[in-house]
RNA sequence: CAGCGCGGGAGAGUCCCGGUGAAAGCCGGGCGCCGAAGGAGCAAAUCCUCCCCGGAAUCUCUCAGGCCCCAGGACCGCGCCGG
Numbered sequence: 001c002a003g004c005g006c007g008g009g010a011g012a013g014u015c016c017c018g019g020u021g022a023a024a025g026c027c028g029g030g031c032g033c034c035g036a037a038g039g040a041g042c043a044a045a046u047c048c049u050c051c052c053c054g055g056a057a058u059c060u061c062u063c064a065g066g067c068c069c070c071a072g073g074a075c076c077g078c079g080c081c082g083g
Base pairs, nucleotide, nucleotide: 001082003080004079005078006077007076008075013031015030016029017028018027019026020025032067033066034065038063039061040060041059046054
């Protein structure tokens, strides 16, 4: 550093319309929103000067993803294990 297991883990409409259905739910459309899977973008430092290239993120963008619960979830802790 990577992987696996366990625990913790935020944000934003369970809005409107249509279809299906006993209902829950599911599918499609609309507008509004969130950012902590992933993805994309950028600064300074950076060998004397200049130029070019490189140059991070929980910053920015929201393509993807998400907006009741479930699931997912950056990151943190513990354990195991490989390089």
Source information
A computed fold for an 83-nucleotide RNA from uncultured Pseudonocardia sp., annotated as Glycine riboswitch aptamer. RNAcentral holds the sequence, with entries from MGnify. The source organism's lineage runs through Bacteria, Actinomycetota, Actinomycetes, Pseudonocardiaceae and Pseudonocardia.